Small-subunit ribosomal RNA, 3' major domain from Termitomyces sp. IC0019, 491 nucleotides, folded computationally. The prediction has a mean pLDDT of 80.
[in-house]
Context: one part of a larger RNA
RNA sequence: UGACAGAAGGGCACCACCAGGUGUGAAGCCUGUGGCUUAAUUUGACUCAACAUGGGGAAACUCACCAGGUCCAGACAUAACUAGGAUUGACAGAUUGAUAGCUCUUUCAUGAUUUUAUGGGUAGUGGUGCAUGGCCAUUCUUAGUUGGUGGAGUGAUUUGUCUAGUUAAUUCCAAUAAUAAACAAGACCUUAACCUGCUAAAUAGCCAGGCCAGCUUUUGCUGGUUGCCAGCUUCUUAGAGGGACUGUCAGCAUCUAGCUGAUGGAAGUUUGAGGCAAUAACAGGUCUGUGAUGCCCUUUGAUAUUCUGGGCUGCACACAUGCUACACUGACAGAGCCAGUGAGUUUUUCACCUUGGCUGGAAGGUCUGGGUAAUCUUGUGAAACUCUAUUGUACUGGGGAUAGAGCAUUGCAAUCAUUGCUCUUCAAUGAGGAAUACCUAGUAAGUGUGAGUCAUCAGCUUGCAUUGAUUAUAUCUCUACCCUUUGUACA
Numbered sequence: 001u002g003a004c005a006g007a008a009g010g011g012c013a014c015c016a017c018c019a020g021g022u023g024u025g026a027a028g029c030c031u032g033u034g035g036c037u038u039a040a041u042u043u044g045a046c047u048c049a050a051c052a053u054g055g056g057g058a059a060a061c062u063c064a065c066c067a068g069g070u071c072c073a074g075a076c077a078u079a080a081c082u083a084g085g086a087u088u089g090a091c092a093g094a095u096u097g098a099u100a101g102c103u104c105u106u107u108c109a110u111g112a113u114u115u116u117a118u119g120g121g122u123a124g125u126g127g128u129g130c131a132u133g134g135c136c137a138u139u140c141u142u143a144g145u146u147g148g149u150g151g152a153g154u155g156a157u158u159u160g161u162c163u164a165g166u167u168a169a170u171u172c173c174a175a176u177a178a179u180a181a182a183c184a185a186g187a188c189c190u191u192a193a194c195c196u197g198c199u200a201a202a203u204a205g206c207c208a209g210g211c212c213a214g215c216u217u218u219u220g221c222u223g224g225u226u227g228c229c230a231g232c233u234u235c236u237u238a239g240a241g242g243g244a245c246u247g248u249c250a251g252c253a254u255c256u257a258g259c260u261g262a263u264g265g266a267a268g269u270u271u272g273a274g275g276c277a278a279u280a281a282c283a284g285g286u287c288u289g290u291g292a293u294g295c296c297c298u299u300u301g302a303u304a305u306u307c308u309g310g311g312c313u314g315c316a317c318a319c320a321u322g323c324u325a326c327a328c329u330g331a332c333a334g335a336g337c338c339a340g341u342g343a344g345u346u347u348u349u350c351a352c353c354u355u356g357g358c359u360g361g362a363a364g365g366u367c368u369g370g371g372u373a374a375u376c377u378u379g380u381g382a383a384a385c386u387c388u389a390u391u392g393u394a395c396u397g398g399g400g401a402u403a404g405a406g407c408a409u410u411g412c413a414a415u416c417a418u419u420g421c422u423c424u425u426c427a428a429u430g431a432g433g434a435a436u437a438c439c440u441a442g443u444a445a446g447u448g449u450g451a452g453u454c455a456u457c458a459g460c461u462u463g464c465a466u467u468g469a470u471u472a473u474a475u476c477u478c479u480a481c482c483c484u485u486u487g488u489a490c491a
Stems, first nucleotide, its partner, number of pairs: 001491001006486006013479001016475001020439005027324003031320004035315002043054002065310005076119005086113001088109003092105003123298002126296003132292001134286003138281002144183003148179002150159003165172001188275005194242002198239004204233003209228001210225006245268001247263006326432001330391002333388004343377002352371003356367004398429001403424006445467008
């Protein structure tokens, strides 16, 4: 000095608690992991910081595993063989999962490209993440880290970096042997909110008049009209800008930093939410992201590569993330009706989003049409929700597991049922013990929807909107973390 541990005092956090909300833990199923089994059930990762993680939803491919079969894509050098032929290819019949001349029989064709040996390459989802790079995760979402000059000390070192107050913050104020600084914090970047002010718009609208259709008693009302045309920019889009600085007032506070309440305001928790993110570490993860990579191993009967089939999905069981439920605040049947993020077709000529018509109970099929997109799909007419009717607390019309049959779709291929639809079947489950997770406002929770993966396939992930609470606004009791003081032992 302080990885660590003890004691005391402060501070801080819904990965702590309090007050609560929703759960998980019980059931069925989905997925991951262990175990068991297996030819193989490839493998990494195991407290937070492994277990819906490897963007890991594997039918083939992927693929690394298993049972088998081909092939060389063995550069280059040296030597051998060798034009009297180094080698290579093949019909048929055997052989084989195979129309692999793989091998054998049989002969034909080929012509220096190869073949054999040695060295040496190449390749490897082979080993080593405890040899490494890079990236990521975590310590660690907290406020921490550092040197210059000066001071103290023989020196390691210390002060600066601090008593009090304050802040989300080593944020400030004040104090002050320190003073002026740097990184981190903040500022910054992105996004969501405001602008009747500027710039505009037949790829966004509004409105007047024509034209057409319907209603109507004329005035009129409703709908249509990609050029028949004028005007405008409130809504929409997106550029330049503006806007908040806790402004003003009151109270509290060394009347400092600031805090609390009100007020004005689109906005006053750092305006909300993200991103970025220091120093020092870890023998955290990844050699299975890489044509990043050392060393070791294998390298023609291959651990290279490709083909066929299987496996990764196997099931006495245990754990973990989830989905569906246990119903009446519901289920079912009609009707009403409102979003926001997106995305979309040929580079490899492999075909994406799909309206409308017809058809079919449905899944789907078929014929046309638009779209490389603010133009078309699409106002994505989404779901919960609202209204009406049925049901009446019964394992019931709650629940929808498990089976059977049939029809479609994707794909070369669906058996171990890809998925969807129809009919039948109608299991556990009557709110879940001990434990334990997440969470403070447009948040939790409910509800759907887009994208990622994707030929097909979401119970996953990640965005988006919709409906929208209860309860704190405190504390250090538990669990962690930070600082100060202390005192020993330890390195």
RNAcentral holds the full RNA, with entries from SILVA.